[in-house]
RNA sequence: GGCCCUGUAGCUCAGCGGAUAGAGCGACUGCCUUGUAAGCAGUAGGCCGGAUUUUCGAAUAAUCCCAGGGCCA
Numbered sequence: 001g002g003c004c005c006u007g008u009a010g011c012u013c014a015g016c017g018g019a020u021a022g023a024g025c026g027a028c029u030g031c032c033u034u035g036u037a038a039g040c041a042g043u044a045g046g047c048c049g050g051a052u053u054u055u056c057g058a059a060u061a062a063u064c065c066c067a068g069g070g071c072c073a
Stems, first nucleotide, its partner, number of pairs: 001072007010025004018056001027043005049065005
């Protein structure tokens, strides 16, 4: 320098053009318990790496850039 993959909640990931973006774990609150844990119920938490474009509509498609990883030279 070229090509490919990945980037979504604190962590691991799903979602692949159309509803208010979801799950598990974690956190917090309540119930239960003498207390802790477990269990049960609930709550909060992200505008999707950044910008632009296409579209009635973009996390999702296109272009550029950034970060991480891999292959080639």
Predicted 3D model of a 73-nucleotide RNA (transfer RNA) from Rhizobium sp. Leaf384.
Lineage of the source: Bacteria > Alphaproteobacteria > Hyphomicrobiales > Rhizobiaceae > Rhizobium.
The coordinates come from a structure-prediction model, not an experiment, and the mean pLDDT is 80.
It matches the Rfam family "tRNA". Rfam links the family to the GO term triplet codon-amino acid adaptor activity. The family's RNA type in Rfam is transfer RNA.